[in-house]
RNA sequence: AGAGUUUGAUCCUAGCUCAGGAUGAAUGCUGGCGGCGUGGAUAAGGCAUGCAAGUCAAGGGGGCCGCAAGGCAACCGGCAGACGAGGUAGUAAUACGCAGGUACGCACCGAGAAGUCGGGCAUAGCUAGCCGAAAGGCUAGGUAAUUCCCGAUAGUCCCCUUUGAUUAAUCUCUUGGGGGUAAAGGAGUAAUCCGCUUUUUGAGCGGCCUGCGCGGUAUCAGCUAGUUGGUAGGGUAAUGGCCUACCAAGGCGACGACACCUAGGGGAGCUGAGAGGCUGACCCCCACCGAUAGCACUGAGACACGGGCUAUACAUCUACGGAUGGCUGCAGUCGAGAAUCUUCCACAAUGGACGAAAGUCUGAUGGAGCGACGCCGCGUGGUUGACGAAGUCCUUCGGGACGUAAAGACCUUUUAUGGAGGAGGAAGUAAUUGACGUUACUCCAUGAAUAAGGGGCUCCUAACUCUGUGCCAGCAGGAGCGGUAAUACAGAGGCCCCGAGCAUUAUCCGGAAUCACUGGGCGUAAAGGGUGUGUAGGCGGUCAUAUUAGUCGACUGUGAAAGAUCUCGGGCUUAACCCGGGAGACGCAAUCGAAACGGUACGACUUAGAGGACGCGAGAGGUAGAGGGAACUCAUGGUGUAGGGGUGAAAUCCGUUGAUAUCAUGGGGAACACCAAAUGCGAAGGCAAUUCACUGGCGCAUAUUUGACACUGAAGCACGAAAGCGUGGGUAGCGAAUGGGAUUAGAUACCCCAGUAGUCCACGCCCUAAACGAUGAUCUCUCGCUAUUCGGAGUAUCGACCCUCUGAGUGGCUUAGCUAACGCGUUAAGAGAUCCGCCUGGGAAGUACGGCCGCAAGGCUAAAACUCAAAGGAAUAGACGGGGACUUGCACAAGCAGUGGAUUAUGUGGUUUAAUUCGAUGGUAAACGAAGAACCUUACCAGGGUUAGAAAUCCUAGUGAAAGCCUUUAGAAACAUUGGCCCUCGCAAGACAGUAGGACAGGUGAUGCAUGGCCGUCGUCAGUUCGUGGUUUGAAUUGUACCCUUAAGUGGGCUAACGAACGCAACCCUCGUUGUGUGUUACAAGUGUCACACGAGACCGCCCCCGCCUUAGUUUUUGAGAAAAAUAUUUUUUCGAAAUUUAAGGCGGGGGAGGAAGGAGAGGAUGACGCCAGGUCAGCAUGUCCCUUUGAUACCCUGGGCUACACACAUAAUACAAUGGCCACUACAACGCGUUGCGACGAGGCGACUCUGAGCUAACCGUCCAAAAGUGGCCUCAGUUCGGAUUGAAGGCUGCAACUCGCCUUCAUGAAGCUGGAAUUGCUAGUAAUCGCAGGUCAGCUAAACUGCGGUGAAUACGUUCUCAAGUCUUGUACUCACCGCCCGUCAAGUCAAGGGAGCCGGGAAUACCCGAAGUAUCCAUAUAAGUGGGUCCUAAGGUAAGCUCGGUGACAGGGACUAAG
Repeated sequence: AGAGUUUGAUCCUAGCUCAGGAUGAAUGCUGGCGGCGUGGAUAAGGCAUGCAAGUCAAGGGGGCCGCAAGGCAACCGGCAGACGAGGUAGUAAUACGCAGGUACGCACCGAGAAGUCGGGCAUAGCUAGCCGAAAGGCUAGGUAAUUCCCGAUAGUCCCCUUUGAUUAAUCUCUUGGGGGUAAAGGAGUAAUCCGCUUUUUGAGCGGCCUGCGCGGUAUCAGCUAGUUGGUAGGGUAAUGGCCUACCAAGGCGACGACACCUAGGGGAGCUGAGAGGCUGACCCCCACCGAUAGCACUGAGACACGGGCUAUACAUCUACGGAUGGCUGCAGUCGAGAAUCUUCCACAAUGGACGAAAGUCUGAUGGAGCGACGCCGCGUGGUUGACGAAGUCCUUCGGGACGUAAAGACCUUUUAUGGAGGAGGAAGUAAUUGACGUUACUCCAUGAAUAAGGGGCUCCUAACUCUGUGCCAGCAGGAGCGGUAAUACAGAGGCCCCGAGCAUUAUCCGGAAUCACUGGGCGUAAAGGGUGUGUAGGCGGUCAUAUUAGUCGACUGUGAAAGAUCUCGGGCUUAACCCGGGAGACGCAAUCGAAACGGUACGACUUAGAGGACGCGAGAGGUAGAGGGAACUCAUGGUGUAGGGGUGAAAUCCGUUGAUAUCAUGGGGAACACCAAAUGCGAAGGCAAUUCACUGGCGCAUAUUUGACACUGAAGCACGAAAGCGUGGGUAGCGAAUGGGAUUAGAUACCCCAGUAGUCCACGCCCUAAACGAUGAUCUCUCGCUAUUCGGAGUAUCGACCCUCUGAGUGGCUUAGCUAACGCGUUAAGAGAUCCGCCUGGGAAGUACGGCCGCAAGGCUAAAACUCAAAGGAAUAGACGGGGACUUGCACAAGCAGUGGAUUAUGUGGUUUAAUUCGAUGGUAAACGAAGAACCUUACCAGGGUUAGAAAUCCUAGUGAAAGCCUUUAGAAACAUUGGCCCUCGCAAGACAGUAGGACAGGUGAUGCAUGGCCGUCGUCAGUUCGUGGUUUGAAUUGUACCCUUAAGUGGGCUAACGAACGCAACCCUCGUUGUGUGUUACAAGUGUCACACGAGACCGCCCCCGCCUUAGUUUUUGAGAAAAAUAUUUUUUCGAAAUUUAAGGCGGGGGAGGAAGGAGAGGAUGACGCCAGGUCAGCAUGUCCCUUUGAUACCCUGGGCUACACACAUAAUACAAUGGCCACUACAACGCGUUGCGACGAGGCGACUCUGAGCUAACCGUCCAAAAGUGGCCUCAGUUCGGAUUGAAGGCUGCAACUCGCCUUCAUGAAGCUGGAAUUGCUAGUAAUCGCAGGUCAGCUAAACUGCGGUGAAUACGUUCUCAAGUCUUGUACUCACCGCCCGUCAAGUCAAGGGAGCCGGGAAUACCCGAAGUAUCCAUAUAAGUGGGUCCUAAGGUAAGCUCGGUGACAGGGACUAAG
């Protein structure tokens, strides 16, 4: 000191979360020792038991014991029980803190003065009697005192009066006079001591008063009758409404009264850089309390914790009549709670009470015990010990880690255990006295011996691997992890952090500048009030004088101690802890001083602020009235006839009872075209025809007047669009609601036809808007350019215009500066000053409750529970748009031929099946993998078999009669089996073969979402990037934009870019022309029509025309500046703009020449960065997983299946005919292929084919007769001489084998089909269309497929509006999984919290009245009299009544939030 988290990425805003410290803590796991601290925070709930306040025998009389000395203890009396100890309920001020004041008092203590004389009446104890269960009490008798009473004396005491001084004041001092008021004794032989009375004074303690400080809520705004003051009296130690009587009507309050909620206050503690924030345990000071409430007595002191009376609640005892009690003292117990200790020792020390003292008492205190609750200290061993044991984990199988760690060897003894010694704390000296204490400490002995865990390891945040699991189980502070390769779950190994502790939870501060005084903001992120006026308040021009409560300085006092900080020392072995000295510190007060600023008082000033006056000026500023024109509509009348109206298209609607159209006349209401504009005016809302009346504000000029009169502005008051409300009018048009017609899946909408309220007027309410410049008001300062409105001045002019300067407005662009950016920028969002309003994450919510306002609608003020980790602003790159601009493409259009209908073939889906193996599924699957399924292929099914295997490598053992060939038997075969033949090679080691055993094989099993490789697609589209530099806070951008051009990011120009890379093009291949060379097998020769090889050729070349751009120049017009001359506008020159024109260069288009070929000559190969988790694990390779010792998902075999068939789709073939079919005759190719082959000639067969086998390892031989075309003939528009499916018969070929399931031939049969719905495909030239030929695969073939070859050989393109696709630029965006996106509301299901709610229940405070204990005061009666009885005033508790306020619960209804893929 920061970090994580909103996004594809970025900057900002903003919240949430984390890292630190702390605690009177608690919980989990663990736990060796010591020191010092600390420990009932909840129920101020209830308490058993013991102890916590007594003492004095030298005040008194008596009792008991004792021989006595003496002792014990009750009673009267004195002092003390008002301290100490505990708790924090109440109390927001009668408290506390700081600083002051005085109308006061004081037992004990210190100092001083004076005195202590005389007399008297009682009573307890005790004795006797009596009552009661007890507690306790009654009567009688007699008795003492330092108990009580009376008298004397006395003063510097008290009261009254008086003289003088002094003063604000009989406040104080002083001189006289009068009156009043005291006492107690005891001890001692004595001295003397302890007391007693009066008084003065000190110290210290207390009472009372004042100022300032000291929580929350305004959804508490008014409170108050003893209330505020006075007079008199009472009361008190003392002032005072403290109390009473009378009089007056005051007193407090937005500077927060009153009310409600919460709370003991301070010194201080924690945190923080500080300012602050939070807290009030332990220790100290103060206050208050003692079961709850009231009350007084005694006393120096109490309204009294361990005193009294009374009431209430609770508890205990009881003989039922009564009586007793108060742990918030120390221990302890129950209860409640997450949670907090021993019914210990001692008065040895310190302190307290009493006492003359000895001493007694002391749960204060000193100590010990329990609790890791905290802080501090120590230890759990040290040295050595392997290129490193065992074991575990990991592994690329080589090794690596735990790890010098262990073991082993040597050493030490803090601690522990045992033993011995042994303090200080003791003062006060002559002696005695230690709870702690078997203490601390010291020495000796034993022996590594007694002693380590907790949390974490994805990032924040230090620390990583394996196994298991598979969105499951689980983790989690936030982000988030887990769906088969999890460093995030669980376990293990390793590592990291801390360590007798470590984590978690709770709370506080910090980080958080996230309430901002220090130290924030408000155009768009949350945030400027709708606007003005204006009260309080805040703030305020220049000069002078006086003053000083603010301010500043000096000094003094205070600010307790402890604590904290700094510092100097000291004591415990150190530290924590403890002791002593010093410093500093905030605040408050007194005194003295200063006078700059501020305040106050007084005076002055002015073309600085502000107002007034005079003179001009502009204006949709306001209010009321008057008369207007256009349009619309209605009525009446005329003309006139079939439509009108409306829409994308229609219909509802109006119209033959005459509409629409048109003319005339009249009525009505509302709004004011053009002017009109970035215009003007107003505080805002707002204001628009003309005119008149009344009226508000503003600007300029003059420098005439007042003389700070100013600014802002809570509260208040006024105004405030539209809609809406009330009453009464008015209503042409428009027009919520409503009706009808359309549209639509629906259409409670958009469109159309109607139409009520309303819109208009008057009066009265409402009071809200995106009331916006989303920008409060006022003042000052800070570069410019330009436009416009309204003034003024100067110049000019006859005048106006023009030009210059200046003031006030309204706009645009911009500098500095600001801003997160966008943007703002003298009309600031810049730099400053003053005042007001407002904000503090999103949602819930501008909602609920309460209050105020309103007729209502509703408005103003304004939360919380709960929930989320975001919500948001600006900008960036993409993607998308039923956004835009430009461009391209057989994309459309123009054409040609098709598909979709029929039959067949092939593929697919579906269905079926034992199996119909698998993959491919929009474009980018479907004659695709498959360039060829009868067996094989083959992966599928049924059945039969084999198990280290059909094939591979290695090791070990043994064999060479094993295997192989022929053969027998069973069998479908595999395989098993019988007989026979065969005894390998090598000198040897061994090789080879097979058998057995062991390592291992094998898998077309899964995952193409683990992969490689290869491929498809956008797309042969023109794009995609990089380096350096520049811009930007940054993501990014520029380069790659713009103009022209191209098929092209092709090229040129310009340019904060300059270069470069992958693509484009070119290089490569084929074809077209040609030269040269070579010529076999071509050709009849020689040659070169032919073949091959190497070259040439086209390119930016030549000519003409047109268009565009650049450069240079010509001419004309015009603007600005300069100079000179002449003159009062001409000339020269420089720069700029526009137009014309010439030349050169570049690019494009058209035409021409030459040429085989002309503008890329035609075609091919070649496929950028990337996209689709596209396809393929079944072509191959490959990670991981799975199957395989009694039998497989491997391998072998036979048969079947992949060929099924209601149906659907896709791709093809053949057709439907006459541009045709059939027959006959006659021409013209090319690419290829061939020895297990092509197969000629000849012969046979109708034919498929067969027999024969020449030639050819191919420019030689063969395949090989090409077909369409052409010539001639027939057919004559029909289901045909079209079409050929289907079927029957007979054959041929291949092959172990054509049944499932091949092809071909011949004869016969002769189906559908007459040009194909919606829709849809290909093609721009040697192309489409049409015709045949060849090849691969292959024994054969289902090829009509695919790949090639040649023959014949068209039509059309105006053009880019539309469809599809693509590219560039731009725009919007809440999308980025990117529009197949995102996302809103209702409903259904469930959960949660809050509000309303008929009511029901409880708490609190106060009011009125009733009753009224004890008690003070007072009164009356009384023979017992300090008594008894009764009354009055006040009053606690209680009761009654009506409300107020806070909470709990509640059927029901409504809204909110969240939840799985409804």